RNA sequence: GCGGCCAUAGUUUAGUGGCAGAAUAAGACACUUCCAAUGUCUGGACGCGAGUUCGAUUCUCGCUGGCCGCA
Numbered sequence: 001g002c003g004g005c006c007a008u009a010g011u012u013u014a015g016u017g018g019c020a021g022a023a024u025a026a027g028a029c030a031c032u033u034c035c036a037a038u039g040u041c042u043g044g045a046c047g048c049g050a051g052u053u054c055g056a057u058u059c060u061c062g063c064u065g066g067c068c069g070c071a
Stems, first nucleotide, its partner, number of pairs: 001070007010024004018054001026042005047063005
């Protein structure tokens, strides 16, 4: 330099045009003499920009970052 794949919550991830879900972590409460465990609840996310569309996390293009391959 060229090509391919990936980017969603603090972390691991599901979803793939029509309200973004789960686990775990965090916080509160209950229980307990206390802690742990358990139960209930709460807050938290679509890398950035543009395009297509009535509507984009999803499709297209570019950029950024990561991984892999070729040279």
Molecule: transfer RNA
Organism: Patescibacteria group bacterium